[in-house]
RNA sequence: GAUUUAUACCGAAAGGGGGAGAGACAGGCUCAUUGAACCCUUAGCAACUUGCCGAUGUGCGUAGUGCUAACCUGCCUAAUCCAUUUGUUAGGAACUAUAAAUU
Numbered sequence: 001g002a003u004u005u006a007u008a009c010c011g012a013a014a015g016g017g018g019g020a021g022a023g024a025c026a027g028g029c030u031c032a033u034u035g036a037a038c039c040c041u042u043a044g045c046a047a048c049u050u051g052c053c054g055a056u057g058u059g060c061g062u063a064g065u066g067c068u069a070a071c072c073u074g075c076c077u078a079a080u081c082c083a084u085u086u087g088u089u090a091g092g093a094a095c096u097a098u099a100a101a102u103u
Base pairs, nucleotide, nucleotide: 001103002102003101004100005099006098007097008096013042014041015040016039017038021031022030023029025074026073027072028071043068044067045066048064049063051060052059053057075092076091077090078089079088080087
């Protein structure tokens, strides 16, 4: 890098370095010199794999990952609104991310 399966509701930041970008992509919208990305330390969240238990629990949180600003739209279908467009609701797909397994 590729494939398969599962999840994407909720949750959780301080310090040091750094010095202009960031929120996957596109369009919005937003964050950022009152300090972005990224790196380090510490802390935390979560519970995918693993481990543990007076055990099979909506348990604990050992180890391996992951994560610690928030959001809308995108393609298809159905219902609904409208003169039409725009729009609203529901379902699904795609994309992306993460985990586990295989390659």